This is a predicted structure of a 349-nucleotide part of an RNA (small-subunit ribosomal RNA, central domain) from an uncultured prokaryote.
[in-house]
Context: one part of a larger RNA
RNA sequence: CUGGGCAUAAAGCGCACGUAGGCGGCUUGGUAAGUGUGAAGUGAAAGCCCACGGCUCACCCGUGGAACUGCUUUGCAUACUGCCAGGCUCGAGGACGGUAGGGGAGAGCAGAACUCCUGGAGGAGCGGUGAAAUGCGUAGAUAUCAGGAGGAAUACCAGUGGCGAAGGCGGCUCUCUGGUCCGUUUCUGACGCUGAGGUGCGAAAGCUAGGGUAGCGAACGGGAUUAGAUACCCCGGUAGUCCUAGCCGUAAACGAUGGGCACUAACUAAAGGUCCUCCUGUAGGAUCUUUGGCGAAGCAAAUGUGUUAAGUGCCCCGCCUGGGGAGUAUGGUCGCAAGGCUAAAACUC
Numbered sequence: 001c002u003g004g005g006c007a008u009a010a011a012g013c014g015c016a017c018g019u020a021g022g023c024g025g026c027u028u029g030g031u032a033a034g035u036g037u038g039a040a041g042u043g044a045a046a047g048c049c050c051a052c053g054g055c056u057c058a059c060c061c062g063u064g065g066a067a068c069u070g071c072u073u074u075g076c077a078u079a080c081u082g083c084c085a086g087g088c089u090c091g092a093g094g095a096c097g098g099u100a101g102g103g104g105a106g107a108g109c110a111g112a113a114c115u116c117c118u119g120g121a122g123g124a125g126c127g128g129u130g131a132a133a134u135g136c137g138u139a140g141a142u143a144u145c146a147g148g149a150g151g152a153a154u155a156c157c158a159g160u161g162g163c164g165a166a167g168g169c170g171g172c173u174c175u176c177u178g179g180u181c182c183g184u185u186u187c188u189g190a191c192g193c194u195g196a197g198g199u200g201c202g203a204a205a206g207c208u209a210g211g212g213u214a215g216c217g218a219a220c221g222g223g224a225u226u227a228g229a230u231a232c233c234c235c236g237g238u239a240g241u242c243c244u245a246g247c248c249g250u251a252a253a254c255g256a257u258g259g260g261c262a263c264u265a266a267c268u269a270a271a272g273g274u275c276c277u278c279c280u281g282u283a284g285g286a287u288c289u290u291u292g293g294c295g296a297a298g299c300a301a302a303u304g305u306g307u308u309a310a311g312u313g314c315c316c317c318g319c320c321u322g323g324g325g326a327g328u329a330u331g332g333u334c335g336c337a338a339g340g341c342u343a344a345a346a347c348u349c
Base pairs, nucleotide, nucleotide: 004320005319006318007303008302012317014201015200016199017198021194022193023192025088026087027086028085029084030083031082033081034080035077036076037075038074039073040072041071042070049065050064051063052062053061054060091191092188093187094186095184096183097182098181103177104176105175106174107173108172109171110154114150115149116148117147118146119145120144125136126135162169163168206247207246208245209244210243211242215241216240220236221235222234223233258316259315260314261313262312263311267293268292269291270290271289272288273287274286275285276284277283278281298305299304322349323348324347331342332341333340334339
């Protein structure tokens, strides 16, 4: 290289946009680059292979043949691919009319709970646990009422439900804004798919600067438990959690399942549209999109999967090649740092 694979055995980049490249719908004409076929030239000798011959045989050697799968030139063919020119509408996109939604950004507002502060009333405990203690409380706590302040999160609705490319998104209102889905005898006319590099987005934690800090709470202090207890339990509590601006770029970033297109049994439920029917109803049916369940064939080592494929095919990308050493060393590169990305070998089983 060929070949075999990637849900769980090693293996799908966290996700998208997109450059080069690869691949690409129906049809007409041209061309003849790829392709096919014929011819000519060339493809040194030796070697390999075949036949015959010479050394007594063999090794070895000689003669002849075949082969040298290639390249160049040229004639012809035109199905397929390419290229050039033209056409088409089913792929793709636009327009128009509708549509549901925690999709995104900014601003404002609301109620419950919590903590703190002030005041009233009250008078000895509260809190916490398996049991306790630390802790709080006669300087008046806890429980209770009224008033005020603050920060964070939005009970019920809530769903196997919705939206988003993924990360993710949930009180209400307004403004700005992205995408989806459905319908149409509307337009463009292949404008498409994938995507090495590249670019952007990317939970939590962490970092820088400035704010904010109610609750929770790494570290830390104390109380318990215990043989010990650097823990589990309890009382406190800093960073952090929140906001603004900028980094970081990782996760069991999971459906452990890359993207696209086509085809291949049924049944059932839910969500969003459109259409039809009649016995106008909490109706029945058709169709498109989406989310689940169960399952034929098939696939699979099994578990399972099964029109949302892990089935049958095609196109493009990424990745794997025994365990440990090791996602480490080294180099490079990115980062303020933490560290990230890329990525071995010796040795060993």
Annotation
The coordinates come from a structure-prediction model, not an experiment, and the mean pLDDT is 89.